Small-subunit ribosomal RNA, 3' major domain from an uncultured bacterium, 470 nucleotides, folded computationally. The coordinates come from a structure-prediction model, not an experiment, and the mean pLDDT is 84.
Context: one part of a larger RNA
RNA sequence: UGACGGGGGCCCGCACAAGCGGAGGAGCAUGUGGUUUAAUUCGAUGAUACGCGAGGAACCUUACCCGGGCUUGAAAGUUACUGAAUAACUCAGAGAUGAGUUAGUCCUUUGGGACAGGAAACUAGGUGCUGCAUGGCUGUCGUCAGCUCGUGCCGUGAGGUGUUGGGUUAAGUCCCGCAACGAGCGCAACCCCUAUGUUUAGUUGCCAGCAUGUAAUGGUGGGGCCUUUAAACAGACUGCCUGUGCAAACAGAGAGGAAGGAGGGGACGACAUCAAGUCAUCAUGGCCCUUACGUCCGGGGCUACACACGUGCUACAAUGGCCGGUACAGAGGGUCGCUAAGUGGCAACACUACGCCAAUCUCAAAAAGCCGGUCACAGUUCGGAUCGGAGUCUGCAACUUGGCCCCGUGAAGUUGGAUUCGCUAGUAAUCGCAGAUCAGCAAUGUCGCGGUGAAUACGUUCCCGGGCCU
Numbered sequence: 001u002g003a004c005g006g007g008g009g010c011c012c013g014c015a016c017a018a019g020c021g022g023a024g025g026a027g028c029a030u031g032u033g034g035u036u037u038a039a040u041u042c043g044a045u046g047a048u049a050c051g052c053g054a055g056g057a058a059c060c061u062u063a064c065c066c067g068g069g070c071u072u073g074a075a076a077g078u079u080a081c082u083g084a085a086u087a088a089c090u091c092a093g094a095g096a097u098g099a100g101u102u103a104g105u106c107c108u109u110u111g112g113g114a115c116a117g118g119a120a121a122c123u124a125g126g127u128g129c130u131g132c133a134u135g136g137c138u139g140u141c142g143u144c145a146g147c148u149c150g151u152g153c154c155g156u157g158a159g160g161u162g163u164u165g166g167g168u169u170a171a172g173u174c175c176c177g178c179a180a181c182g183a184g185c186g187c188a189a190c191c192c193c194u195a196u197g198u199u200u201a202g203u204u205g206c207c208a209g210c211a212u213g214u215a216a217u218g219g220u221g222g223g224g225c226c227u228u229u230a231a232a233c234a235g236a237c238u239g240c241c242u243g244u245g246c247a248a249a250c251a252g253a254g255a256g257g258a259a260g261g262a263g264g265g266g267a268c269g270a271c272a273u274c275a276a277g278u279c280a281u282c283a284u285g286g287c288c289c290u291u292a293c294g295u296c297c298g299g300g301g302c303u304a305c306a307c308a309c310g311u312g313c314u315a316c317a318a319u320g321g322c323c324g325g326u327a328c329a330g331a332g333g334g335u336c337g338c339u340a341a342g343u344g345g346c347a348a349c350a351c352u353a354c355g356c357c358a359a360u361c362u363c364a365a366a367a368a369g370c371c372g373g374u375c376a377c378a379g380u381u382c383g384g385a386u387c388g389g390a391g392u393c394u395g396c397a398a399c400u401u402g403g404c405c406c407c408g409u410g411a412a413g414u415u416g417g418a419u420u421c422g423c424u425a426g427u428a429a430u431c432g433c434a435g436a437u438c439a440g441c442a443a444u445g446u447c448g449c450g451g452u453g454a455a456u457a458c459g460u461u462c463c464c465g466g467g468c469c470u
């Protein structure tokens, strides 16, 4: 000087408390450990690994295993040589590949060029090792309020001061004081979305008024009123009032206002810490392999299963299940695509087929809700695992190992021990919708979107983490 203390003082945070809903028990999904295996590729491991890298493992992916091949190589560059490229077919083979047949005979400034083949040489190639050699990127402390510097002053010096103190704030935020005076990185603001209004604009959106038309529909003429779209601007600043206070500031069901004291949300992460994570995104030093640790192909594996843990989904029902009717979103996607409508099928889906490169057409039905009916507390008209059968779709191919549909089957489960997690408002809870990836899909994941919409906070003694002073 720091760090630590079951030392002290002050303060904060869903940290506790007060509440609401979960996990821990069940079935299944998924990740991990372990075990197994020819292989079950690799990495991530308290918080900060475990629905994580993976925003799509049947082949491919793929890095693993078994087997079959290649060796200047699967791909790229340079140098000579030969041939147009290319297309079709036959045979062997699991395929990679090998052997063969036929068609074809490029452009040109005549130097050559494009493409292909094979030989040689120089380069190759490696998801091999080291994240404790590294760059870059990232997690975490933590959106916590801190971390420093110049000059001056103090101290022999390490260092201190400033940054401490009294107030105040979400904040080292601001005020006052002070051997300090200033400054930088952080805080805040500048950026984006959202809440209100004005102006401009009016198609594909809208329809009040005026026409016109229909069984019906902004359907048509037209219109810019409204809604809306999308650009610019306005608006909030403790600006005004009252009280307290030296000030900063705080308080007020104050005024005005769509919004009030940071309006709500996002992006944004100081100096450092964890030799934190990543050599398998990429890049890269060193080391290692070079007829193999490279590369091509077929098949298998990553999907195994006594078990253990994490994260989820579905339930255990009547605030519910089932049947019928009926209403209201937002944000997205679409031409190798989204598909209206009709027809067939119980259905998944199929066939025919309109429109749309989309404020135009379409995915599209929002669901919870509301109305009516039924079931009366049961392992049930709860729950849907598992299994049998019959289909359908994608794809070269669903055996290992895909999704969906129908019929049958109808397991555990009657609210879960110790313990533990999330959340303070349009939040929790609950309800559905959409996207990326993607042929298809193991998505109950993830990233967004809207609908309905609570309870509680006395307080800071205690648990956890953090800040300042001592």
Stems, first nucleotide, its partner, number of pairs: 007470007015460002019423005026314008034305002042053002064300007076123004081117003086103007106113002125289002128287003134283002136278003139274001146185006152161003165176003191266004196234006206223002210221003237260001240254001241252004303442001316416001320375007332363003337356002341352004382413001387408003391404003429452005435446001